[in-house]
RNA sequence: GUUCUCAUAGUUAAAUGGAUAUAACAGGGACCUCCUAAGUCUCAGUUGCAGGUUCGAUUCCUGCUGGGAACA
Numbered sequence: 001g002u003u004c005u006c007a008u009a010g011u012u013a014a015a016u017g018g019a020u021a022u023a024a025c026a027g028g029g030a031c032c033u034c035c036u037a038a039g040u041c042u043c044a045g046u047u048g049c050a051g052g053u054u055c056g057a058u059u060c061c062u063g064c065u066g067g068g069a070a071c072a
Base pairs, nucleotide, nucleotide: 001071002070003069004068005067006066007065010025011024012023013022018055027043028042029041030040031039048064049063050062051061052060
């Protein structure tokens, strides 16, 4: 330099055009317990950035940023 791939909650991952974006762990609160741990219930929190396509975008397209891989 070229090509491919990934970016979603604090972390690890689902969701491949239909909307309330889901789960686990972590965090807050309550219950339980003599206390802690464990357990039960509950709450908050997320689509890298900028455009485009579409009635509708996490999903498709373009560019940028960052990580990874292959080739040279």